[in-house]
RNA sequence: CGAGCCGGCCGGGCGGCCGCGGCGAGCUGCACGCGGCUCGUCGAGGAAAGUCCGGGCUCCACAGGGCAGGGUGGUGGGUAACACCCACCCGGGGUGACCCGCGGGACAGUGCCACAGAAAACAGACCGCCGCCGCACCGGUUGCUGCCGACGCAGCGGUAAGGGUGAAACGGUGGUGUAAGAGACCACCAGCAUUCCCGGUGACGGGGAUGGCUCGGUAAACCCCACCCGGAGCAAGGCCAAGAGGGCCGGGAGCAUGCUUCCGGCCUGCGCAGGCGCUCGAGGACGGCCCGUCCGAGCCUGCGGGUAGGCCGCACGAGGCUGUCGGCGACGGCAGCCCCAGAUGGAUGGUCGCCGGCCCGCCGCUAGGCGGGUGCACAGAACCCGGCUUACAGGCCGACUCGUCCG
RNA sequence: GCCGACGUGGCGCAACUGGUAGCGCACUCGACUUGUAAUCGAGCGGUUCGGGGUUCAAGUCCCCGCGUCGGCUCCA
Numbered sequence: 001c002g003a004g005c006c007g008g009c010c011g012g013g014c015g016g017c018c019g020c021g022g023c024g025a026g027c028u029g030c031a032c033g034c035g036g037c038u039c040g041u042c043g044a045g046g047a048a049a050g051u052c053c054g055g056g057c058u059c060c061a062c063a064g065g066g067c068a069g070g071g072u073g074g075u076g077g078g079u080a081a082c083a084c085c086c087a088c089c090c091g092g093g094g095u096g097a098c099c100c101g102c103g104g105g106a107c108a109g110u111g112c113c114a115c116a117g118a119a120a121a122c123a124g125a126c127c128g129c130c131g132c133c134g135c136a137c138c139g140g141u142u143g144c145u146g147c148c149g150a151c152g153c154a155g156c157g158g159u160a161a162g163g164g165u166g167a168a169a170c171g172g173u174g175g176u177g178u179a180a181g182a183g184a185c186c187a188c189c190a191g192c193a194u195u196c197c198c199g200g201u202g203a204c205g206g207g208g209a210u211g212g213c214u215c216g217g218u219a220a221a222c223c224c225c226a227c228c229c230g231g232a233g234c235a236a237g238g239c240c241a242a243g244a245g246g247g248c249c250g251g252g253a254g255c256a257u258g259c260u261u262c263c264g265g266c267c268u269g270c271g272c273a274g275g276c277g278c279u280c281g282a283g284g285a286c287g288g289c290c291c292g293u294c295c296g297a298g299c300c301u302g303c304g305g306g307u308a309g310g311c312c313g314c315a316c317g318a319g320g321c322u323g324u325c326g327g328c329g330a331c332g333g334c335a336g337c338c339c340c341a342g343a344u345g346g347a348u349g350g351u352c353g354c355c356g357g358c359c360c361g362c363c364g365c366u367a368g369g370c371g372g373g374u375g376c377a378c379a380g381a382a383c384c385c386g387g388c389u390u391a392c393a394g395g396c397c398g399a400c401u402c403g404u405c406c407g
Numbered sequence: 408g409c410c411g412a413c414g415u416g417g418c419g420c421a422a423c424u425g426g427u428a429g430c431g432c433a434c435u436c437g438a439c440u441u442g443u444a445a446u447c448g449a450g451c452g453g454u455u456c457g458g459g460g461u462u463c464a465a466g467u468c469c470c471c472g473c474g475u476c477g478g479c480u481c482c483a
Base pairs, nucleotide, nucleotide: 001403002402003401004400006398007397008396009395010394012355013354014353015352016351017350018349020043021042022041023040024039025038026037027036028035029034045378049389050388052387053386054385055384056383057233058232059231060230064291065290066289067288069229070228071227072226073225074088075087076086077085078084089103090101091100092099093098104224105223109222110221111218112217113216126163127162128159129158130157131156132155134153135152138149139148140147141146171189172188173187174186175185176184190214192211193210194209195208196207197206198205199204237312238311239310240309245268246267247266248265249264250263251262252261253260254259255258270304271303272302273301274300275299276298283295284294285293305482306481308480319338320337321336322335323334324333325332326331356376357374358373359372360371361370362369363368408479409478410477411476412475413474414473417432418431419430420429426463434450435449436448437447438446456472457471458470459469460468
């Protein structure tokens, strides 16, 4: 210098004017419900997004038992937790930095492997090869018998070396051996099982011995193993709830003993129609089923009406920044400092100037200069947090690898 | 905001337990008819919403994204 690889960060800046939402302070008006003005302060994101995981929080038996169901899946750690992150192991790719892997089990069992092919999982045998026997036929020897050789068909038997298929074919190469062959035997190699030693917390790695000769793939098919998981979700949930009406519980009084009345607490509560049910109990917590516990007089469906209300939850949190210590790292401990959006038809905007980007034209060898245009990536909070994934103009910083050249 | 379902020719739908995607209407051509319709015969038309993965093989199984549709509030 060129090519590449990995990580981190930013993602417009400054100022003027006019607005919008929250909070605080001051002044002030009033019909006491609330409102107005001024000042100060804060006001989108790395993804606020998809809602794919995990939690906090709230309610329901504070969270029950069993079956079913769902999830995770190398090892060790981090964390509130995770399917996330870190380090390592193994397999694959790359010359390399480095990247990718839903990475337990196919000797527990079941299923599937289309087409092609002889055969698709447990062995078997379609062609072929070889042997025996029979029949037919040819040649040689010598005319017949006999013998020898070649060839065809059928039967019985042996064999798995070869057969071009397929994604995948029953270890590979070489030799011995044989009628032909074969781990039948031998050497080397690959792989498996059992076992021993060494290193490591472990996954695993290295080495040795023995064995039978070899055992297909698929679990993002059922399944098995280990571990984890209660359900619903801020439209969760609570208050505004007092009165008339209905119901239940507890206490007091009265008596005509199951009624009346008083007090306290709880639940319900817009209307109509149909169905089921009211202690032999529907239904609910409870989601698929069973058990079990508690509540229990209402519940379900359809049609229609009204209201689109106020407050809390709701923003101090697994919070941020800086420093330091421990750790390879993810991360954790300690100290100091800081308060940082809370709308509810939903604020975070508009305009102007300068700088910075981007585009175009001209000048210039280049660096650059001049002029014009363009608001300029993806996008935008809605209970909160940790991750993952997806979208993204442009830019900055750092570590490393390979190649070439120079010293 | 939260929860759930679906996506296959132009339209409406199939495809069982992974095995190479069909049916009807529509469209094109031909026949019949004086001509049209109907009818008959033949044909065209698909990256199965997009991308990636598992597998020998994916419409089907798994993951990510895109789009469409549905449900969930109160009786103060």